[in-house]
RNA sequence: CACACAUGACCGGGGUGCCAACGCCGCUGGUGUGCGUUGGCUGAGAGAGUCCCGUAGAACCUGAUCCGGUUCGUACCGGCGUAGGGAGUCCAUCGAUGUCACGCA
Numbered sequence: 001c002a003c004a005c006a007u008g009a010c011c012g013g014g015g016u017g018c019c020a021a022c023g024c025c026g027c028u029g030g031u032g033u034g035c036g037u038u039g040g041c042u043g044a045g046a047g048a049g050u051c052c053c054g055u056a057g058a059a060c061c062u063g064a065u066c067c068g069g070u071u072c073g074u075a076c077c078g079g080c081g082u083a084g085g086g087a088g089u090c091c092a093u094c095g096a097u098g099u100c101a102c103g104c105a
Base pairs, nucleotide, nucleotide: 001098002097003095006093007092008091009089010088011054012053013052014051017041018040019039020038021037022036023035024034025032027030060085061084062083066079067078068077069076
């Protein structure tokens, strides 16, 4: 001096579902979807926290009202997936490694 990884800064990307009960609404034997509240399930995160992710990209989307398993559950797990997309820096720090110069032996 170059620069991997990592961290930070700034900037940017993403998701927010399923079940139960109650109330409201419509039809009204009963039941359905929608909204709201409470509780529960998985998860990093269920409008919730800078929670996760930013090309070494499975954060997330499409495929998908997919396939197999499981379950109260369309959630969840796996496949699909070396599939197709998808948001960064000639900013800083650290520093594996490499190169060059000088000095010593």
The RNA shown here (TPP riboswitch aptamer (THI element)) has 105 nucleotides and comes from a Gemmatimonadota bacterium.
The model forms 90% of the base pairs in the Rfam consensus.
Model confidence (mean pLDDT): 76 of 100.
The sequence was found by an Rfam model in a public genome assembly.